The RNA shown here (c-di-GMP-I-GGC riboswitch aptamer) has 75 nucleotides and comes from a Solirubrobacterales bacterium.
The sequence was found by an Rfam model in a public genome assembly.
Model confidence (mean pLDDT): 89 of 100.
Taxonomically the source falls in Solirubrobacterales (Bacteria, Bacillati, Actinomycetota, Thermoleophilia).

RNA sequence: CCCGACAAAGGCACCCCCGCCGCGAGGCGGGCCCGCAAAGCCAGGGGUCUCCCGGAGAUCGCCCAGCUACCGAAG
Numbered sequence: 001c002c003c004g005a006c007a008a009a010g011g012c013a014c015c016c017c018c019g020c021c022g023c024g025a026g027g028c029g030g031g032c033c034c035g036c037a038a039a040g041c042c043a044g045g046g047g048u049c050u051c052c053c054g055g056a057g058a059u060c061g062c063c064c065a066g067c068u069a070c071c072g073a074a075g
Stems, first nucleotide, its partner, number of pairs: 002075001003072002011036002016031006034061001040067002044064003047059005
């Protein structure tokens, strides 16, 4: 460094409910916990989705690329 254990500690949080924001896809906060070893960041490529559709947006918990990172057995 690859890798990721019936390991330890810690982290995130689908769906649903409540509040706020947005025309909307959705976002933020709280509760809950299906899951996640990058489910951390990033909208560059592809996909999907929305709208006030020559365009502007949403989604990285859909995939790829890029950047960064805790812990640690076996190999």